The RNA shown here (small-subunit ribosomal RNA) has 1472 nucleotides and comes from an uncultured prokaryote. Its mean pLDDT, the model's own confidence on a scale to 100, is 85. Rfam family: Bacterial small subunit ribosomal RNA. Its family is annotated with ribosome and structural constituent of ribosome in the Gene Ontology.
RNA sequence: AGAGUUUGAUCCUGGCUCAGGACGAACGCUGGCGGCGUGCCUUAUGCAUGCAAGUCGGACGAGCCCAACAGAACUUCGGUUCUGGAACGGCUAGUGGCAGACGGCUGAGUAACACGUAAGUAACCAACCUUCCAGUGGGGGAUGAUCCGCCGAAAGGCGGUCUAAUACCGCAUACGAGCGCUCCUCGAUGGGGGAGUGCUGAAAGACUUGUUGCUGGAAGACGGGCUUGCGGCCUAUCAGGUAGUUGGCGGGGUAAUGGCCCACCAAGCCGAAGACGGGUACCUGGUCUGAGAGGUCGAUCAGGCAGAAGGGGACUGAGACACGGCCCCUACUCCUACGGGAGGCAGCAGCAGGGAAUCUUGCGCAAUGGGCGAAAGCCUGACGCAGCGACGCCGCGUGGGGGAUGAAGGCCUUCGGGUCGUAAACUCCUUUUCUGGGGGAAGAUGAUGACGGUACCCCAGGAAUAAGCGACGGCUAACUACGUGCCAGCAGCCGCGGUAACACGUAGGUCGCAAGCGUUGUCCGGAUUUACUGGGCGUAAAGGGCGUCUAGGCGGUUUGUUAAGUCUUUGGUGAAAUCUCCCGGCUCAACUGGGAGGGGUCCGAAGAUACUGGCAGACUAGAGGGGCGUAGAGGAGAGCGGAAUUCCCGGUGUAGCGGUGAAAUGCGUAGAUAUCGGGAGGAACACCAGUGGCGAAGGCGGCUCUCUGGGCUUUUCCUGACGCUGAGACGCGAAAGCGUGGGUAGCAAACCGGAUCAGAUACCCGGGUAGUCCACGCCCUAAACGAUGAACACUAAGUAUGCGGGGUAUCGACCCCCUGCGUGCUGUAGCUAACGCGUUAAGUGUUCCGCCUGGGGAGUACGGCCGCAAGGCUAAAACUCAAAGGAAUUGACGGGGGCCCGCACAAGCAGCGGAGCGUGUGGUUCAAUUCGAUGCAACGCGAACAACCUUACCUGGGUUUGACAUGUAGGAAGUAGAAACCCGAAAGGGUGACGACCUGUUAUUCGGGGAGCCAGCACAGGUGUUGCAUGGCUGUCGUCAGCUCGUGCCGUGAGGUGUUGGGUUAAGUCCCGCAACGAGCGCAACCCUCGUCUCGUGUUGCAUUCCUCACAGGAGACUGCUCUUUAGAAGGGGAGGAAGGUGGGGAUGACGUCAAGUCAGCAUGGCCCUUACGCCCAGGGCUACACACACGCUACAAUGGGGGGGACAAAGGGUUGCCAAGCCGCGAGGCGGAGCUAAUCCCAUCAAACCCUCCCCCAGUUGGGAUUGCAGGCUGCAACUCGCCUGCAUGAACGUGGAGUUGCUAGUAACCGCAGGUCAGCACACUGCGGUGAAUACGUUCCCGGGCCUUGUACACACCGCCCGUCACGUCAUGGAAGCCGGCAACGCCUGAAGUCGCUGUGCUAACCCUUCGGGGAGGCAGGUGCCGAGAGCGGGGCUGGUGACUGGGACGAAGUCGUAACAAGGUAACC
Repeated sequence: AGAGUUUGAUCCUGGCUCAGGACGAACGCUGGCGGCGUGCCUUAUGCAUGCAAGUCGGACGAGCCCAACAGAACUUCGGUUCUGGAACGGCUAGUGGCAGACGGCUGAGUAACACGUAAGUAACCAACCUUCCAGUGGGGGAUGAUCCGCCGAAAGGCGGUCUAAUACCGCAUACGAGCGCUCCUCGAUGGGGGAGUGCUGAAAGACUUGUUGCUGGAAGACGGGCUUGCGGCCUAUCAGGUAGUUGGCGGGGUAAUGGCCCACCAAGCCGAAGACGGGUACCUGGUCUGAGAGGUCGAUCAGGCAGAAGGGGACUGAGACACGGCCCCUACUCCUACGGGAGGCAGCAGCAGGGAAUCUUGCGCAAUGGGCGAAAGCCUGACGCAGCGACGCCGCGUGGGGGAUGAAGGCCUUCGGGUCGUAAACUCCUUUUCUGGGGGAAGAUGAUGACGGUACCCCAGGAAUAAGCGACGGCUAACUACGUGCCAGCAGCCGCGGUAACACGUAGGUCGCAAGCGUUGUCCGGAUUUACUGGGCGUAAAGGGCGUCUAGGCGGUUUGUUAAGUCUUUGGUGAAAUCUCCCGGCUCAACUGGGAGGGGUCCGAAGAUACUGGCAGACUAGAGGGGCGUAGAGGAGAGCGGAAUUCCCGGUGUAGCGGUGAAAUGCGUAGAUAUCGGGAGGAACACCAGUGGCGAAGGCGGCUCUCUGGGCUUUUCCUGACGCUGAGACGCGAAAGCGUGGGUAGCAAACCGGAUCAGAUACCCGGGUAGUCCACGCCCUAAACGAUGAACACUAAGUAUGCGGGGUAUCGACCCCCUGCGUGCUGUAGCUAACGCGUUAAGUGUUCCGCCUGGGGAGUACGGCCGCAAGGCUAAAACUCAAAGGAAUUGACGGGGGCCCGCACAAGCAGCGGAGCGUGUGGUUCAAUUCGAUGCAACGCGAACAACCUUACCUGGGUUUGACAUGUAGGAAGUAGAAACCCGAAAGGGUGACGACCUGUUAUUCGGGGAGCCAGCACAGGUGUUGCAUGGCUGUCGUCAGCUCGUGCCGUGAGGUGUUGGGUUAAGUCCCGCAACGAGCGCAACCCUCGUCUCGUGUUGCAUUCCUCACAGGAGACUGCUCUUUAGAAGGGGAGGAAGGUGGGGAUGACGUCAAGUCAGCAUGGCCCUUACGCCCAGGGCUACACACACGCUACAAUGGGGGGGACAAAGGGUUGCCAAGCCGCGAGGCGGAGCUAAUCCCAUCAAACCCUCCCCCAGUUGGGAUUGCAGGCUGCAACUCGCCUGCAUGAACGUGGAGUUGCUAGUAACCGCAGGUCAGCACACUGCGGUGAAUACGUUCCCGGGCCUUGUACACACCGCCCGUCACGUCAUGGAAGCCGGCAACGCCUGAAGUCGCUGUGCUAACCCUUCGGGGAGGCAGGUGCCGAGAGCGGGGCUGGUGACUGGGACGAAGUCGUAACAAGGUAACC
């Protein structure tokens, strides 16, 4: 620091996704040790049990215990027991004091002066502590405990009696204090200092000889109360809020200000700089992330706040409205004798519940800190430690060196090997850790150590106790095999999986990290994707439809002043911790100690004055005004005009008119259309007219008049910054639409007909109502567009045009030049993703406004506002997708255009399609009808020959190292082979006379080896599968003229250029031009053949010369010559020539396309079969037959058929072959055997159509020959299934073939026969050969195919494309809805606990006063009562959630239905 993903490719826009870091985490797999941290994020849910706040006897009385001591009893004489006694002893409930307001926990509430920061307090408090000043005199009355009595289950309570104090109450005193009054002074809210005067208020002792208390006052320190500026969440689909509300006067209350509270008075106060309401949330230091700015979070630690089951309240106190205090209400739990009581873990542990999830009912007060105490000390779940959890961070280990036969084994393999891999084994060494043993701390300043026999150290033992997790298609580091077969599954995004998956699962290997590794969740980053730093708005999302104006923002030149912004210096503060740097301590690190730094829009002081602002003054270049001119469909109203349509009246006139692609509906003999005259009425204004003018936009078009807005030029006369923009607001705003009333000629939604169509609720035609028009009032939208907000300034030119002004010139006008404003075009720089924009900017800048942030859902729902309605404005979410887009590129396509080819059409000729037959195919049938080929480009195709064979199929019989190849080890010896015989359909099996071969050797026997044989192992074999795994070969576009490359140039790029253009050609053939210049594969030519001539050679040819023929070589044709048109290429005509403009024909097939065809020609990867899917054999089948198609043959006849006679080829083939003459047979053929390995002989006299002649006479015939019967011939082992031929007999359909469709442009079509390959035999097919031998082409509109250029495109699997909507089905989320059920906060009425305050207080009453001693008074208490008041109840509303029959649309879902709307002129241009 980036990457993946939209496309065939490209650039851009834009979203989605990934790699990083972090965590109080959780889950999965795994788990050796230690250190330091950290651990209920959820139910502020409920809690058993224990502990968490006490202490002081040196404040006080009392009780209890006991030493000394005394007495008594007993005695084992040690003592024991009992009684008394009681301390300068101990303990204890109580009175009293201090502390329980700290510490600890939690984050519910709170959007607030709660917090942070900086100030203020002249408006305040203050226990304990410190300092200072002064004092501590003298009295009084009670009461708790105890005791007695009583009540109660308990908790507890009532009454009586006694008594103490540092408890309580008078009195005295008052330096100073408080208050009032009179003054002075500093100062300025109720402050400080001072003078005078009046009034008021204190105290406590204890231990003990010096401490500690107590009281009044002054100050300090620590801490707190209150007030204020500024700062930090979302929502305007919350816009108005507010009655103690805002202020005042007077009071009350408080430590203190204040509507904090009350009475009265006034009517204010807050709010778009967001009041009020709703939602969410403790705030901060800081944490995480980030380059930073920022974003996010607010665990642990620290500061503040708030809370203590929910709610309310006060008491005590220095301090509380009080977590472990009190009272009341509510909910809940517990006890109960039913009368009543008790309780509050959001303290530490712990339990239950909830949850994905969060620990021990541990040890200790040794340390630090806190409370009390004079102290000893006591208390302290604060705290210090330990325990549990890989929850996090950090550190260590699981061994180190050597070790190749590269062991075994696994995996892969091209079978050679490779790899795991020095890895292991083995050997040497070490001991962190571990186990055992020993020693043993610091932490403590005298004693005191929970941790802890811990850390640490020493010794011994022994490689011993210790490795996993994830990934391996790209992003992203790491690849193979097998299994699976769109299944199972994976997946963060793109996407993998349909039989060779590096993507699933497993294994091996590899990569990454490591006591962890992955996954999930969340945050920041990447994301400049909310853009302050740092984005945009013509076409990608985005300029408001337009104007006027308010707030606000911004603002010309100049002088002075001020110092708010701004800048400098300085002071204060910004706690500590955290962070950065340096140094230090634990072996290192994490962790931690010290020092420094950093950190704010904060507060104060001093200074600076350029810029901005404030104030004062001046100016004229901005702006406005005046004067003189000027153009215009600018607006409103009134009037007028002609043309045309329609209608009415009349005339002429007659059968049609209209209308369309063609028609019909319609109109017309009741007289239309046409035409003439007259009239009515409404609407719109031809020509002029323009890329022209005017207006802010919408928009504005006959003429005249009236009223009226704005602009431009010129003048430089006046004002003197008066300006620009503009949220809200207000006004205008096409068409359609709405209301009321008019009007209505034409046009024309809806509607009615007619056509079209598969349908047509459309397009076309005939009618036709709203509406269009007018008046008034609404609506307020648009593709309201230049898809471009307004204003100002600057930045090349050229040209056209509208309206002005000036100069020059002229008699004048024109021309020419300059200039201002407007409207267009071209274009430089620059900008832009490109297209394009370009002084009318989309350039360069400034100011202000509006708007955008992926597509869909949706401009929709809900809410609000507006509207008569239609509807408009504002405007989401759930859910869903991995894109949706812009511009440009290359193709392809178009019922787009241009140019041009082709038997493409047209012009012709002959056919096919109808019939019968042949062949092939589909279909059907069958045991099998083997397989393949399937639009053109399968279908007389593979097959240049299926009776057996072929043969792959079926049935049956057999066989298993095999019909065939190779290797290996072994066996057998009359071996291998084999006549003959037996079984059998054959294959094969059995018996078996006879009986080998090669090689070497000691050469005969014999022995060895080989071949062969037998049986075994490896293997053979497969026309089994995949042509979508392949090679090779082939078809097709297409013999079409195209397809590319190098360098250069252009473009950000895909790509373009070249190859386009103008001509020309059969041709990318050639010429010219040109940012291209060249080149390659194609075209052409080179090759073969035919045609002419010639040289040579000539057998078997020809024939004795030539000639013909055959073979071989050569010549010839090149637009060479000429005329013409031309720039040229080339074209047109002509001459000569056998041949003329590629002379005819052939071979030759560019880059590529169709996953075209072929695994059955061959080859070949993978898969499959292995006594069978191999092999052998017999028979059958491939020849089936209701049908359908394709290609042919023969015909339908007289241009013919039949009989007779006669003539002329070419090219081929032939020795298991062609076969002559002759003879036989009607014939097929037979006999025969000559000749020929072929220019010799034969097929083959080689032909047929043709010519001559005779018959037939238009018929189902003397046309036609199918079918069938009989008799024969040939081939072959064999013609039944299933061959060909002959003769006789039989004589079918068929009388020229619908829609449609094929071939052919000259020696061609058509007609005619001949030959060959295949082959034993079988040809209507195929491949060749010659014979006879036409017609037509105006032309390129149309059909088909193709080439080039161009255009549009939403296509790229490329139009057989893409794609829209309804309906049907499934799933999901959501709106409406009669209602139903909740929640929240208020309001009204009613009731009203505790309690403060007020009033009362007849009852009760120690202290003080008076007293006649009876009592009275002051004061107090109970009680009563009033205001307030938590809560409860009743009531109607508000906001919000859930649910709801039914209903609305929406999204998504491999192969549903109907149509065809859009994309090509998408077949009616599309869209708003």